RNA sequence: CUUUAUCGUCGCCACACCCGUCGGAAGGCGGGGUCGGAAAGCUUCGGGUCUUUUAGGAGACGGCCGGGCUGCCACC
Numbered sequence: 001c002u003u004u005a006u007c008g009u010c011g012c013c014a015c016a017c018c019c020g021u022c023g024g025a026a027g028g029c030g031g032g033g034u035c036g037g038a039a040a041g042c043u044u045c046g047g048g049u050c051u052u053u054u055a056g057g058a059g060a061c062g063g064c065c066g067g068g069c070u071g072c073c074a075c076c
Base pairs, nucleotide, nucleotide: 012037013036017032018031019030020029021028022027035063041069042068043067045066046065047064048061049060050059051058052057
């Protein structure tokens, strides 16, 4: 450095749902909550789904899949 498996932190994140708030919506943010996650950290590069529009287009989802970058712990 690479791959696979196992182990492992007194730790980390936070599905659904509820409250508040922003948004036209998908959905985002804060608090509660804890389904699950060993990258459920970041990133729209590819695919996909969703919202909106007559279309063009614009937007959302990183906890839909893949890619890229980065990080923590234990053992060999």
A computed fold for a 76-nucleotide RNA from a Methylococcaceae bacterium, annotated as c-di-GMP-I riboswitch aptamer. It was read from a public genome assembly, where an Rfam model found it. Its mean pLDDT, the model's own confidence on a scale to 100, is 80. Rfam family: c-di-GMP-I riboswitch aptamer. Rfam links the family to the GO term cyclic-di-GMP binding.